[in-house]
């Protein structure tokens, strides 16, 4: 030095104008609440006032996207339908330990695969429960089966034909019934041997997945469950447009289904079973699109000691960081930093060219050099969190591992 | 903000225990016609929205993304 693997941060600074949306203060107007005081039998109507709610407007001081706010893919707070009951349907997940409110996430580990390595990747139960697939091709595709090839035996001058042994070779195929060596046979074959692989059984080591060992079985057991299924687990619907309250306005109007308790509805698949009920649902119509609440302080975020290989987790300290509703968080110059291309100038190298010669001039190469230009990405909070996932210009930090070179 | 659905030949769609990618219109050449259109025969035309995975083999099973379209306000 070059290639490479991991884990992480950060996403422009800074200063001026001019603006945007809360929140707090002041001070100015209003006068709808409010206070008061007058008229009237009441309804109601009018003066005045400005502490206090409101409204409008000004200065001030302060706040104001992200790493992913995003896909809505998972898990969960939160509300509501019943205190979410029991079963069948369905749907998600699957190797073991462990962390977590939870989780299909995360950590560790074990297997199987990938790289020389660092280190990466895996939906990774069950194919002896059952049920189905396996196109074409090839004889044969899961109860094996014989095209060609090898051997026997018998006809035939031969070519070859007919009978019979084997399944090693060859050929098809994405797959062809263990694999390599070696006996063994007329040829052949787990037929028999070793060693590997596979399957049962035991031991040993581990919480376990699982490793290892030793015995046997002579191999009967192919692939597909992201096919139907089996085993285990888990899941009860909707979702902040969730719900709660105030106001306003309007026809509680019309048409159909289903019922009128052997029924409906709560209960957005269906039984059951609980509450509750003469009505429920749809569709058409009508009427308001205002206003508080939920609504940001929470499983928060930062340092830190301990525990733990680690993912977390227990303690101590500090901090408070948008809560808006058609949706604010922004534009413009400067200037500084980053990246990117570069003009002038300067060294240097070989070379041509004038010249006796010091020396000059041309253009090429390479290095330093910066006048000056250009550029900043993916994207924008809408009840909130734990995650995954997917999209990003550039910058940068720490460990590592390969190859080369120097010392 | 939330919940569904759809993407396939120029158009408008089929497509199931996963093995050929169609059909209807429309486009092209022939035939027929004195020419047209109507008919009849043939034919071009597709990486099934994009990427990866399961699998021998994916339009179809799964995951991840892009784009389309649709519903959900409150009172009586």
């Nucleotide at each position: 030095g070059c290639a490479g693997u991991g884990a992480g941060c950060c996403g422009g600074g800074c200063g001026a104008u001019c603006g945007c949306u809360g929140c707090u203060g002041c001070g100015a107007g209003u006068a709808a609440c409010c206070g008061u005081c007058c008229c009237g039998c009441a309804a109601g109507g009018g003066g005045c006032g400005a502490a206090g709610u409101g409204c409008u407007c000004g200065c001030a001081g302060g706040a104001g996207a992200g790493g992913a706010a995003a896909g809505u893919c998972c898990g969960a707070a939160c509300u509501c339908c019943a205190c979410a009951g029991g079963g069948c349907a369905g749907u998600g997940c699957g190797c073991c330990g462990g962390g977590u409110a939870a989780u299909u996430c995360c950590c560790g580990g074990g297997c199987g695969g990938g790289g020389c390595g660092a280190c990466c990747c895996g939906a990774c139960g069950g194919a002896c429960a059952g049920u189905g697939g396996c196109a074409c091709a090839g004889a044969a595709a899961a109860c094996a089966a014989a095209c060609c090839u090898c051997c026997c035996g018998g006809g035939g001058c031969a070519a070859c034909c007919c009978g019979g042994g084997g399944a090693a070779g060859g050929g098809u195929g994405a797959a062809a019934a263990g694999g390599u060596g070696g006996g063994g046979u007329a040829a052949g074959a787990g037929c028999c041997c070793a060693c590997c692989g596979c399957g049962c059984g035991c031991c040993u080591g581990g919480c376990a997945a699982c490793a290892g060992g030793c015995g046997u079985g002579g191999c009967a057991c192919g692939c597909c469950a992201a096919a139907c299924c089996c085993c285990g687990c888990a899941c009860g619907g909707a979702g902040c447009a969730a719900g709660a309250c105030c106001a306003a306005a309007u026809a509680g109007g019309g048409a159909g289904a289903c019922a009128u308790a052997u029924c409906g509805a709560a209960c957005g698949g269906c039984c059951c079973g609980u509450u509750c009920g003469c009505g429920u649902c749809u569709c058409c119509g009508g009427g308001u699109a205002g206003g508080u609440u939920g609504c940001u302080c929470g499983a928060u975020c930062c340092c830190g000691u301990c525990a733990g290989c680690g993912a977390u987790g227990c303690c101590g300290g500090g901090a408070c960081u948008a809560g808006a509703g058609g949706a604010a968080u922004g534009a413009u110059c400067g200037u500084c930093a980053c990246g990117c291309c570069g003009a002038a100038g300067c060294u240097c190298g070989a070379g041509g060219c004038c010249g006796c010669a010091a020396g000059g001039c041309c253009g090429c190469g390479a290095g330093c050099g910066g006048a000056g230009g250009c550029g900043g990405a993916c994207a924008g909070a809408a009840u909130u969190c734990g995650g995954c996932u997917u999209a990003c210009a550039g910058g940068u930090u720490c460990a590592c591992u390969g190859c080369g070179g120097c010392u | 903000g939330g919940g569904c659905g759809g993407c396939u030949a120029g158009c408008u769609c089929a497509g199931u225990u996963g093995g050929g990618a169609g059909a209807g219109c429309g486009c092209c050449g022939c035939g027929u016609u004195c020419g047209c259109a109507a008919c009849g025969c043939g034919g071009a035309g597709g990486u099934c929205g994009g990427g990866a995975g399961u699998u021998c083999g994916a339009g179809c099973c799964u995951c991840c993304u892009g784009c389309c379209g649709u519903c959900c306000a409150c009172c009586a």
This is a predicted complex of two RNAs, RNase P RNA and transfer RNA, with 483 nucleotides together. Its mean pLDDT, the model's own confidence on a scale to 100, is 80. Rfam match: Bacterial RNase P class A.